This is a predicted structure of an 86-nucleotide RNA (c-di-GMP-I riboswitch aptamer) from Sporolactobacillus spathodeae. Rfam family: c-di-GMP-I riboswitch aptamer. Its family is annotated with cyclic-di-GMP binding in the Gene Ontology.
[in-house]
RNA sequence: UUUUUCAAAGAGCAAAACUGUUGAAAAACAGUGACGCAAAGUCACGGGUCCUAAGCAUGUAUAUGCCAGACAGCCGGACUGCCGUA
Numbered sequence: 001u002u003u004u005u006c007a008a009a010g011a012g013c014a015a016a017a018c019u020g021u022u023g024a025a026a027a028a029c030a031g032u033g034a035c036g037c038a039a040a041g042u043c044a045c046g047g048g049u050c051c052u053a054a055g056c057a058u059g060u061a062u063a064u065g066c067c068a069g070a071c072a073g074c075c076g077g078a079c080u081g082c083c084g085u086a
Stems, first nucleotide, its partner, number of pairs: 004084001012037002017032006035073001041079003045076003048071003055066004
């Protein structure tokens, strides 16, 4: 420097649910709480999933599309990090 994680050590994050707040919603934030996670650290670049109020277009049985938005604990990717083995 690169790859890499059998065990150990020191740690870390925090699912669902509940409460409060924001939002039209998806969802996010805070508290409680731990399902789990070797990147469950950060980033919407690619795919995917979710919602779609208002506006516009099509249509007529209240739907489809556009325009936003969300999800990194969906997958890939980019960048970065702790201990140790080889």